[in-house]
RNA sequence: CAAGUAAACCGGGUGGCCGCCCCGGAUUCCGGGGAGGAAAGUCCGAGCUCCGCCGGGCAAGGGUGCUGGGUAACGCCCAGGAGGGGUGACCCUACGGAAAGUGCCACAGAAACAUACCGCCCUUCCCGUAAGGGAAAGGUAAGGGUGAAAUGGUGGGGUAAGAGCCCACCAGCGAUCGGGAGACCGGUCGGCUGGGUAAACCCCAUCCGGAGCAAGGCCGAAUAGAGGGACAUAAGGUGCCCGGCCUGUCCCCGGGUUGGCCGCAUGACCCUUUCGGAGACGGAAGGGCUAGAUAGAUGGUCACCGUCUUUCCCUUCGGGGAAGGAUACAGAACUCGGCUUACAGGUUUACUUGGCCU
Numbered sequence: 001c002a003a004g005u006a007a008a009c010c011g012g013g014u015g016g017c018c019g020c021c022c023c024g025g026a027u028u029c030c031g032g033g034g035a036g037g038a039a040a041g042u043c044c045g046a047g048c049u050c051c052g053c054c055g056g057g058c059a060a061g062g063g064u065g066c067u068g069g070g071u072a073a074c075g076c077c078c079a080g081g082a083g084g085g086g087u088g089a090c091c092c093u094a095c096g097g098a099a100a101g102u103g104c105c106a107c108a109g110a111a112a113c114a115u116a117c118c119g120c121c122c123u124u125c126c127c128g129u130a131a132g133g134g135a136a137a138g139g140u141a142a143g144g145g146u147g148a149a150a151u152g153g154u155g156g157g158g159u160a161a162g163a164g165c166c167c168a169c170c171a172g173c174g175a176u177c178g179g180g181a182g183a184c185c186g187g188u189c190g191g192c193u194g195g196g197u198a199a200a201c202c203c204c205a206u207c208c209g210g211a212g213c214a215a216g217g218c219c220g221a222a223u224a225g226a227g228g229g230a231c232a233u234a235a236g237g238u239g240c241c242c243g244g245c246c247u248g249u250c251c252c253c254g255g256g257u258u259g260g261c262c263g264c265a266u267g268a269c270c271c272u273u274u275c276g277g278a279g280a281c282g283g284a285a286g287g288g289c290u291a292g293a294u295a296g297a298u299g300g301u302c303a304c305c306g307u308c309u310u311u312c313c314c315u316u317c318g319g320g321g322a323a324g325g326a327u328a329c330a331g332a333a334c335u336c337g338g339c340u341u342a343c344a345g346g347u348u349u350a351c352u353u354g355g356c357c358u
Stems, first nucleotide, its partner, number of pairs: 001354010012305007020034006036329001040340002043338005048212004061208005066080005081095001082093004096203002101201002103197003117144002119140003123136005152170006171193001173190007216262004225253001227252005235247004269288008306327009
């Protein structure tokens, strides 16, 4: 210098004018505060609230799935193991069980779980002088062919031909010894092996009650009321009269619509220092208060300056200037912890590979 790997971070600034939401003071003006790293998707875990009478268990249904740790908790994070990829820095993993059972394994192929298509071999028979050919019954997974996959792999011995039939090494399985908290790693011995698939049912272990701030609580114009009281009993109804009742006016109660308030901003909060720990994280001390709308504020415009980029010009090769273009993704709505996804442009740190110079 080039190409990369991992991680952390910024993501426009200043001023003028015109506005919007909230709070405080004052009285129509001042002062203060006003989006994000993802506020997004609403995927996972919680707080909080209501419901199921409470607590526990079982079943059903669902989630998770190497080990150890962190955390309020998690499907998140950290560290480690195993497998896979990369020259490497490093990255990826749905990583329990396939000798409990069931299912499935496209196409091709004889056969995808108990099978012989071609080939090879033995025996018997037939044809043939012979070489050889044919038929039947068997043996054979070594060779060919099919396939993603064909009964552990390679080599040697052995055999009629073959075969873990025997041997060496490797893979796998079991036992045992050693190391490690553990996943697992290493050694020794053994008999010789049983296809794959659980992002198929299933089995094992473990976790989970449901709904969600439009939760839920309070105040309360209106309307419905076969709730109570007072007044009037003038009029009307109750077939004629009296009483009672209804219709009436007012008040109270009840109810809870429009609406308002709370929930709702002090919290598993933020910053700095320090201690413990490899780390995730935890402890201590000091400091801070940081949006709360409800059809939903956080904006618009102008000027100057940034940043990146294209073209052109100048250059003392360090750079400078002019004109143009770009300046993202997005946007709170109960609140946290995560994950995932989107993002113009830029910064920093550590590391890897290759080239060149000293």